[in-house]
RNA sequence: CCAUAAUGCAUCUAGGGUUCCGGCCGCGCCUGCGGCGUCUGGUCCGAGAGAUGCGCUCCCAUCCCGUUGGGGUGGAGCCACGGCGGGAUAAAAGCCCGGGAGAU
Numbered sequence: 001c002c003a004u005a006a007u008g009c010a011u012c013u014a015g016g017g018u019u020c021c022g023g024c025c026g027c028g029c030c031u032g033c034g035g036c037g038u039c040u041g042g043u044c045c046g047a048g049a050g051a052u053g054c055g056c057u058c059c060c061a062u063c064c065c066g067u068u069g070g071g072g073u074g075g076a077g078c079c080a081c082g083g084c085g086g087g088a089u090a091a092a093a094g095c096c097c098g099g100g101a102g103a104u
Base pairs, nucleotide, nucleotide: 007055008054009053010052011051012050015045016044020042021041022039023036024035025034026033027032056077057076058075059074061073062072063071064070065069079099081102085097086096087095
């Protein structure tokens, strides 16, 4: 100095809040309304640096069909410390800006 598609999607997890549900409190009770996320939760959001699966790309290998090629099996897709601030949504966040700034 370069970073090799620093590969896409889905499901989930760590994590996150509070629209809705539930919980707790108040209004005497139900209904309803208000408050509490400093309520373990369900719905919800959710990772580049978490997991799994599928796709995709590549091939040192291997087998089959067959022969300028196509397909199956197998393998590879490494590494990765990180703000402040801003943005979305009801809201927040390991979401997005962002493998950014910066550090090593």
Molecule: Guanidine-I riboswitch aptamer
Organism: Blastochloris tepida